[in-house]
RNA sequence: GCGCGAUUAGCUCAGUGGUAGAGCAUUCCCUUGACGUGGGAAGGGCCGGGGGUUCGAAUCCCUCAUCGCGCA
Numbered sequence: 001g002c003g004c005g006a007u008u009a010g011c012u013c014a015g016u017g018g019u020a021g022a023g024c025a026u027u028c029c030c031u032u033g034a035c036g037u038g039g040g041a042a043g044g045g046c047c048g049g050g051g052g053u054u055c056g057a058a059u060c061c062c063u064c065a066u067c068g069c070g071c072a
Stems, first nucleotide, its partner, number of pairs: 001071007010024004018055001026042005048064005
């Protein structure tokens, strides 16, 4: 330099055009003598940055950035 993949909640990951989700973690409530386990609830995201397509974009296209793999 070229090609491919990844980037979404504190962490690990779903979501492939129509209101952003799960598990773990955090906080609160119930349960316990207490802790843990178990059950319930809540908070936390403008989906890596910018631009474009579309009535509508996390999703499609372009570009930039970071990380990984391969080729030279």

This is a predicted structure of a 72-nucleotide RNA (transfer RNA) from a Candidatus Parcubacteria bacterium. NCBI's taxonomy places the organism under Bacteria, Bacteria candidate phyla, Candidatus Parcubacteria. The coordinates come from a structure-prediction model, not an experiment, and the mean pLDDT is 83. It matches the Rfam family "tRNA".